[in-house]
This is a predicted structure of a 73-nucleotide RNA (transfer RNA) from a marine sediment metagenome.
RNA sequence: GGGGCUUUAGUUCAUUUGGCAGAGCGCCUGCCUUGCGAGCAGGAGGCAGUGGGUUCGACUCCCACAAGCUCCA
Numbered sequence: 001g002g003g004g005c006u007u008u009a010g011u012u013c014a015u016u017u018g019g020c021a022g023a024g025c026g027c028c029u030g031c032c033u034u035g036c037g038a039g040c041a042g043g044a045g046g047c048a049g050u051g052g053g054u055u056c057g058a059c060u061c062c063c064a065c066a067a068g069c070u071c072c073a
Base pairs, nucleotide, nucleotide: 001072002071003070004069005068006067007066010025011024012023013022019056027043028042029041030040031039049065050064051063052062053061
């Protein structure tokens, strides 16, 4: 210098004919317990790396940039 992949909740990851953003763990509250833990019930939390574009509508398509991993030179 060139190619490929990845970037979604605190964390690990789902969400693919473009039309509701979800799960596990963690966190909070209640029940249970002498107490803790476990268990049960409920709850909070993201507009999806950044900026543009296409579209009635984008996490999902296109472009640029950034970061990480990787291959080639």

Model confidence (mean pLDDT): 81 of 100. It matches the Rfam family "tRNA". The family's RNA type in Rfam is transfer RNA. The RNAcentral record of the sequence draws on MGnify.